[in-house]
Small-subunit ribosomal RNA from an uncultured bacterium, 1379 nucleotides, folded computationally.

């Protein structure tokens, strides 16, 4: 010192939180020792019990008692008296007050006991209590009669004070004090100790100490939602009270007197010293110690006294407990213990007067719950100990684990020390000084002093010292995701729990609960409470108000508050010195004493207040002048500044009345409504209200609301110029006072047009809304209220200073310029930023208003105003961690601009209806195995489910296992391959035959069997633990990144701009310069040519020929396979910036990325897949594994999605005819040939293929035939008979024939697919595959149509604006109802 938390980040505002430190402290969990200290904060509640104030015989007089040499002498004590009992102890109810602190006054006073100094005690006298008698009451207490003494009482004398009257002096605040007289009046005493003598006492007067009353300035609190309060109140005369002044009391008289500098009222509090925290100024407290106050069961009263209105006195009321013989009495723990009860929660019914200190006595002494110790209590500081050294084999055990190790860890044990504390023995304190008592010296002394000796200790046989013994008897509490040091496993599964804030916890939890580790402190730790700090979060020091919480709507102005220039004064403020004072303790600062530290002594500092001198710059007070501020005169001028009153034209409306006819209005279309009773339209006269078009402008004028035809008259302000005149008259303004839009409110008018309520049509799911049609308040005018708006420039008024540029208005000047205003743009400042910038939100100074975290609330209750609507001032409970401003980047917008894409449009065919097929859903079932789920699941995985596949279900069978390593025993074989027997539904069980290799001759290798156990095995979960792979945006043109610059920061720039491109493709430009992914090229294929080959291919020339490129022969062509060449906007022309680059064009086989494919940035969706694989963690382990047989995956009311076939003539059937490409083929691909109608079979040439084959190409054309019909269209769906395949087609296969011939005539909303060799139609092939295609991947054939064009759907891509979004528009989020 500062940190957490608002966002997807950023900067700011702001509020919560949290690290520190204290505490009379309470819980929790733990506790070894010792010194200091502290210990009812709640119930000022009620208290048993015992103790806290009593002493004096040296004041009096009876009276006991002990002892006695009977002389007496010690001694106790009721009563009388005298001191004290007003002090010490206790508490904090009450008190906001001269209580308290501070400085002061007292010329307005009192003071016992002390201390000085002067003087003095003379002379008398009556009693009374004890007692004794009677005698009332339970008792508490009394009553009556007699007897006595005092230093008790009470005369007379002096003294001196004290008061009246009267002289004389000295001093002084105004009243008066002191001193000395004189007169007259009032007033004094005592004695004890055997004498004396000392001493104590006792009286008067004066003084001085100490102690108290009183008075006054100043200081310290919460509410204005307490604004008025006061009748003895405020003063005065007079008397009377008091120690003493005083309305302190009375009579009278006078109307005062305190208050926004908060009276008076609630309301809370005992103050202060100090404590406690703070860098400090503040804050917050007033426990223990000390200084004042109050109180003493409540409330009132006074009596004694030097003092009290009296804590352990007294009277009286009241409650409340006792006792009681009912008549009556008695009591006060906020003394010290205790008790009870309240509470989170606070001690011994202890010890001693040895210290200290007080009360009493001539002392001795005697009394002291003050006090001084000790018990209890970790309640707090402080201090010690709980061992210290060696000690690696890094034992053991525990955790963790990648099983190698890690870590507990020198930590333990061991060996080797020491004895603080403990335990035991023994020794032993200071705290003790008086006093008295005996003695010695001083001395006149037994006063009085020194000085010696006895003597005196609760603590306590304690502290302390000494030996001895043993490591022996002494570690917890918290924490451990971030703020904060300190980490793993494991149990749990939003559960249980946690948590100061933010947060954890939903199956991998460093945050929950154990446990090991760790960290922190440590006889303690942590938790609550509460202060203070951090909070600059109430800001004096030290915030703020345009947009985060905050300028009062606007002005006028009292009172406050601030205020120009000189000169001379004054000294309040302000400075300086000095003096008083600030108690002690405490704090700081320096020493000292207890081993040391708490602790405790010493000794010095210190902010305040007062009091005296002194400066006089500055600010205030009084005076005097000045004019730069203010204002006034005098010329000039602009204006929708107010007010009255009048008048003017356009225009709507209604009214007559002329024309004139079916409409007219109205809308997005419409309706309702006017109109054939004549409207709308038009003409012509008239009526009445309202508002002024153009001029008109970031122009004008006004204090702000606001003001707009025009003309008059009354009226306010500003501006310029000039500088005659005033001389600081000025700002600014709490309370007051006036102004104050709309709309409402009150009385009277007015009322054309509008136009809340209303009413009708419409829209709509509903429409109490936009729309439309009608219409009343109101709107308009007079007077009166209201008093409020995003009354905004969200920006208070005044002044003064700080670049510029450029418009506009009005003035002044010949002009250059200058004055007032009113915009814009910008420099330095300045702001969190956006912004602001002489009109400031810069820099400065006055002086008002406001603000302090969102809601709750501008609410509620109080008051104030109002006719009422309301208005103004205006909280709390409870609640959250946030509310919020500015600015970035995303995303998003029924925002804008630009582009793009089979996105729309323009075309062509489909789908959506039928029938099949084939995937999905849902049903359904023993099972219908799982997965894919908008686009981007659905003829997906699955390039092929009859059993196998297969994961599913029923049932049966095995368990070291169907598969993989390792061990031991045991065989020499298992397998296989022929076989027999045997049994199932089926793995299966028996048997036969046929059987190892190497060798050193020991054996080893291999395999099978059986056996133990480690482990195999899961298509069991988790695609939200994962890796791999994919799929979409999307082949869309984007994503970044260094350095630099810019900006507090996120971030921006670059990548934006102008242009062009398919393309962030290129060019120009520019605070950017570069560079990577991605574009593109680069591969592959197609399209031309060329080169080299030339068989299986191929045949142009020659030659044979069975006529087939068949054969020789060629490699010219095709083709097929290598390698090359070609296409770069290269040329041309026009466009464009002279650019990229378009547009045309030439040449070429292709032309402007020819056509195609492969390639798919950064990243999105916790997309998808644990069942292709791999994999963590969880589960199963005679099963969720393995096997077998038979079912299921094919079900079937239905619903979707993708096909295929059709619904015919551009077709359908026959006949016979012609043209590919591209594949595959040995358990294969199967020719001719023969059979069957055909699937197909016999057979079995050729061919591992440019050779044979499969292989028929089909649309096509040609010719026929059907003639528009549910058919010669379409074929499902059924029968019968069959053909392959296959152990094996019942569930459940594909094929043939003959029959049979269903539904369907082009398909509703919707809704797909393509831009050229493309759609559309033909067919052909191969993947898998024993058989199973209308799927899927390929291949050719035949070949089209249309794009004006970007408004609109959809998707995207770039810039822009908005945003309270950021899980991002499937977002936030409002209001009601319900859980």
């Nucleotide at each position: 010192a500062g940190a957490g938390u608002u966002u997807g980040a950023u900067c700011c505002u702001g509020g919560c939180u949290c690290a520190g430190g204290a505490u009379g402290a309470a819980c929790g969990c733990u506790g070894g020792c010792g010194g200091c200290g502290u210990g009812c904060c709640u119930a000022a509640u009620a208290c048993a019990u015992g103790c806290a104030a009593g002493u004096c015989g040296a004041a009096c007089g009876a009276g006991g008692u002990a002892c006695u040499u009977c002389g007496g002498u010690a001694c106790c004590g009721a009563g009388u008296g005298g001191c004290g009992a007003a002090c010490g102890g206790g508490u904090g109810a009450g008190u906001a007050a001269c209580a308290c602190g501070u400085a002061g006054g007292c010329a307005a006073c009192c003071u016992g006991c002390c201390c000085a100094u002067a003087u003095g005690a003379c002379u008398g006298g009556g009693a009374u209590a004890a007692c004794u008698a009677u005698u009332g009451g339970a008792a508490a207490c009394g009553a009556u009669g007699g007897c006595u003494a005092a230093u008790a009482c009470c005369g007379g004398a002096u003294a001196g004070g004290u008061u009246g009257c009267u002289g004389g002096g000295a001093g002084g605040c105004a009243u008066c004090u002191c001193c000395u007289g004189g007169c007259a009046a009032u007033u004094a005493a005592a004695g004890u100790u055997g004498a004396g003598a000392u001493a104590c006492a006792c009286a008067u007067a004066u003084g001085g100490a100490u102690g108290g009353a009183c008075c006054u300035g100043c200081g310290g609190u919460g509410c204005a939602u307490u604004a008025g309060u006061u009748a003895g109140u405020u003063g005065g005369u007079g008397a009377g009270g008091u120690a003493a002044c005083g309305g302190c009391c009375c009579a009278c008289c006078a109307a005062g007197a305190c208050g926004a500098u908060g009276a008076u009222g609630c309301a809370u509090a005992g103050c202060c010293g100090a404590c406690c925290u703070g860098a400090g100024a503040g804050g917050g407290u007033g426990a223990c110690c000390g200084g004042c106050c109050a109180c003493a069961c409540u409330g009132g009263g006074a009596c004694u006294g030097a003092g009290a209105c009296a804590c352990g006195g007294c009277c009286c009321a009241g409650a409340c407990u006792c006792c009681u013989a009912c008549g009556g009495g008695a009591g006060g723990c906020a003394g010290c213990a205790g008790u009870a009860g309240g509470g989170a929660a606070u001690u011994u019914u202890c010890g001693g007067c040895a210290a200290u200190g007080g009360g009493g006595g001539c002392a001795a002494c005697c009394c002291u719950g003050a006090c001084c110790g000790a018990g209890c209590a970790a309640c707090g500081c402080c201090g010690c100990g709980u061992g210290a050294g060696u000690g690696a084999a890094g034992a053991a055990g525990g955790u963790c684990u990648u099983c190698g190790g890690a870590u507990u860890g020198u930590a333990a044990a061991g060996c080797u020390c020491u004895g603080u504390u403990g335990u035991a023995a023994g020794g032993g304190a200071a705290g003790a000084a008086c006093g008295u008592u005996a003695g010695u010296g001083a001395u006149a002394g037994u006063a009085u002093c020194a000085u010696u000796a006895a003597g005196u200790g609760a603590c306590g046989g304690u502290a302390c010292c000494u030996u001895a013994c043993c490591a022996g008897a002494a570690a917890g509490u918290c924490a451990c995701g971030g703020c904060u040091a300190a980490c793993u496993a494991c149990g749990u599964g939003c559960c249980a729990g946690c948590a100061g804030c933010c947060g954890c916890g939903g199956u991998a939890a460093u945050a929950c609960g154990u446990a090991g580790g760790u960290g922190a402190c440590a006889a303690g730790c942590g938790u609550u409470a509460u202060c203070c700090g951090g909070a600059a979060u109430u800001a004096u020091u030290g915030g703020g108000c345009g947009u985060a919480a905050a300028g009062g709507g606007u002005g006028c102005g009292c009172a406050g508050g601030c205020g120009g220039u000189c000169c001379a004064u004054u000294a309040a403020g302000u400075c300086c010195a000095a003096g008083g004072u600030a108690a002690a303790a405490u704090u700081g600062u320096u020493g000292a004493g207890c081993u040391c530290a708490a602790c405790u002594c010493a000794a010095u500092c210190a902010u305040g207040c007062c009091u005296u001198g002194g400066a006089a710059a500055c600010u205030g007070g009084a005076g005097g002048a000045c004019u730069a501020g203010a204002g006034u005169g005098c010329a000039g001028g602009a204006g929708a500044g107010g007010g009255u009153a009048g008048u003017g034209g356009a225009a709507u409306u209604c009214c007559a009345u002329g024309u004139g006819u079916a409409g007219c209005g109205g809308u997005a279309a419409a309706a309702u409504g006017c109109g054939u009773a004549g409207a709308u339209a038009u003409a012509u006269g008239g009526a009445g209200g309202a508002a002024c078009a153009c001029c008109a402008g970031u122009g004008g004028c006004g204090a702000a609301g606001g003001c707009g035809g025009c003309u008059a008259c009354c009226u306010g302000g500003c501006c310029u110029g000039u500088a005659a005149c005033u001389g600081a008259c000025g700002c600014u303004c709490a309370g007051g006072c006036a102004c104050g839009a709309a709309a409402g409110c009150g009385u009277g008018g007015g009322g054309a047009g509008c136009a809340a309520a209303u009413a009708g049509g419409a829209u709509u799911a509903g429409a109490u809304a936009c729309c439309c049609u009608a219409g009343u308040a109101g709107u308009c005018c007079a007077c009166g209220c209201u008093g409020u708006a995003a009354a905004c420039g969200a920006u208070g008024a005044g002044c003064a200073c700080u670049a510029g540029g450029u418009g506009u208005u009005g003035g002044a000047g010949a002009a250059a310029u200058u004055c007032a205003g009113u915009g814009c743009c910008g420099c330095a400042g300045u702001u969190a930023a956006c912004g602001c910038a002489a009109u400031a939100a810069g820099u400065g100074c006055u002086c008002c208003g406001c603000c302090u975290g969102g809601g709750g609330a501008g609410u509620a209750u109080g008051c104030a105003c109002g006719c009422a609507a309301g208005u103004g001032u205006g909280a709390a409970a409870c609640u959250c961690a946030a509310a919020g401003g500015a600015a970035u980047u995303g995303a998003c917008g029924g925002g804008g601009a630009c582009c793009c894409g089979c996105a729309c449009a323009a075309g062509c065919g489909g789908u959506g209806g039928a029938g099949c097929a084939u995937g999905u859903g849902g049903u359904u079932u023993a099972a219908u195995u799982c997965g894919a789920a908008g686009c981007a699941a659905c003829g997906c995985g699955a390039a092929g489910a009859a059993c196998c596949u297969u994961a599913c279900c029923u049932g049966g069978u095995c368990u070291u296992g169907a598969c993989a390593u390792c061990c031991c025993a045991a065989u020499g074989a298992c397998a296989g391959u022929c076989g027999a027997g045997u049994g199932u539904a089926a793995u299966g069980c028996u048997u036969g035959a046929u059987u190892u290799c190497c060798u050193u001759c020991g054996g080893g290798a291999c395999a099978u069997u059986g056996g133990a156990g480690a482990c195999a095995g899961g298509u069991g979960g988790u695609g939200c633990a994962u890796g791999g792979u994919u799929g979409u945006c999307g082949u869309c043109a984007g994503c970044u990144c260094g350095u630099g610059u810019c900006g507090u920061g996120a971030g921006a720039u670059g990548u934006u701009g102008g242009g062009u491109u398919a393309a962030g493709u290129c060019c120009c430009g520019c605070a950017a310069c570069g560079a990577g992914c991605g574009c593109a090229a680069c591969c592959c294929u197609u399209g031309u040519c060329c080169u080299c080959a030339g068989u299986u291919g191929c045949c142009a020339g020659c030659a044979g020929u069975c006529c087939g490129g068949c054969u020789g022969g060629g490699c010219a062509c095709u083709c097929u396979g290598u390698g090359g060449a070609g296409a770069c906007u290269g040329c041309c022309a026009g466009g464009g910036a002279u650019a990229a680059c378009c547009u045309g064009g030439a040449g070429g086989a292709a032309g402007g990325u020819g056509g195609g494919g492969a390639c798919g940035a950064c990243g999105u969706c916790a997309a998808a897949u644990c069942a292709u694989c791999a994999u963590g963690c969880c589960c199963c382990u005679u099963a969720u594994g393995a096997u077998c047989a038979g079912g299921g995956c094919u079900a079937c009311a239905c619903a979707c999605g993708u096909g295929c076939u059709a619904c015919a003539a551009u077709g359908g059937c026959g006949u016979a005819a012609a043209c590919a490409a591209a594949g595959a083929g040995a358990a294969g691909c199967g020719a001719a040939g023969c059979c069957g109608c055909g699937a197909g079979g016999c057979a079995g040439a050729g061919c591992a293929a440019a050779c044979c084959u499969c292989a028929a190409a089909a649309a096509u054309a040609a010719c026929g035939u059907c003639u528009c019909a549910g058919u010669u269209c379409g074929g499902a769906c059924u029968g019968c008979a069959g053909u392959c395949u296959g152990c094996a087609a019942c569930u459940c296969g594909a094929c043939u024939g003959c029959a049979c011939g269903a539904a369907g005539c082009u398909g509703g909303a919707a809704u797909c697919g393509c831009u050229a060799g493309u759609a559309a139609u033909c067919g052909c092939g191969a993947a898998u595959c024993a058989g199973a295609a209308u799927g899927u991947c390929g291949c050719g054939g035949u070949g089209a149509a249309u794009a004006c064009g970007u408004u609109c759907c959809c998707g995207g891509g770039u810039c822009u604006u908005g945003c309270a979004c950021a899980c991002a528009c499937c977002g936030c989020c409002c209001g009601u109802c319900a859980a």
The coordinates come from a structure-prediction model, not an experiment, and the mean pLDDT is 83. It matches the Rfam family "Bacterial small subunit ribosomal RNA". Its family is annotated with ribosome and structural constituent of ribosome in the Gene Ontology.